Predicted 3D model of a 94-nucleotide RNA (SAM-I/IV (S-adenosyl methionine) riboswitch aptamer) from uncultured Haliea sp. The sequence is in RNAcentral, with records from MGnify. Rfam family: SAM-I/IV (S-adenosyl methionine) riboswitch aptamer. A reference for the family is Weinberg et al. (2008), "The aptamer core of SAM-IV riboswitches mimics the ligand-binding site of SAM-I riboswitches", RNA. The family is grouped with related families in Rfam's "SAM clan". Its family is annotated with S-adenosylmethionine metabolic process and regulation of gene expression in the Gene Ontology. Taxonomically the source falls in Haliea (Bacteria, Pseudomonadati, Gammaproteobacteria, Halieaceae). Its mean pLDDT, the model's own confidence on a scale to 100, is 82.
[in-house]
RNA sequence: GCAUCAAGAGAGGGCGCGAGCCCCACCAACCUGCCUACCUGGGCAAGGUGGUUGACUCUUCCGAGUGAUGUGGCCAACAGGCAACCAAACAGGU
Numbered sequence: 001g002c003a004u005c006a007a008g009a010g011a012g013g014g015c016g017c018g019a020g021c022c023c024c025a026c027c028a029a030c031c032u033g034c035c036u037a038c039c040u041g042g043g044c045a046a047g048g049u050g051g052u053u054g055a056c057u058c059u060u061c062c063g064a065g066u067g068a069u070g071u072g073g074c075c076a077a078c079a080g081g082c083a084a085c086c087a088a089a090c091a092g093g094u
């Protein structure tokens, strides 16, 4: 800079003055991956994040501001290399 702030899911356990961290369970398609050769859509909690009382403030509305989340991970960092399910395994187009 761009996208979203709809819905969903333990006011769970441990540590800590606190911020926060760890563990288990659950939720969620933001990134990667998979589902069909490619594109679009849709699907799958596998890899990476995140979340599990409610984003807040201003405004008549439109909207604006603040804040939050995402914009894959690891090794090496010159080139490059590695892992990603027992799940889902579809529709349209080429």
Base pairs, nucleotide, nucleotide: 001071002070003069004068005067010024012023013022014021015020025052026051027050030048031047032046033044034043035042037094038093039092040091041090055066056065057064058063073082074081075080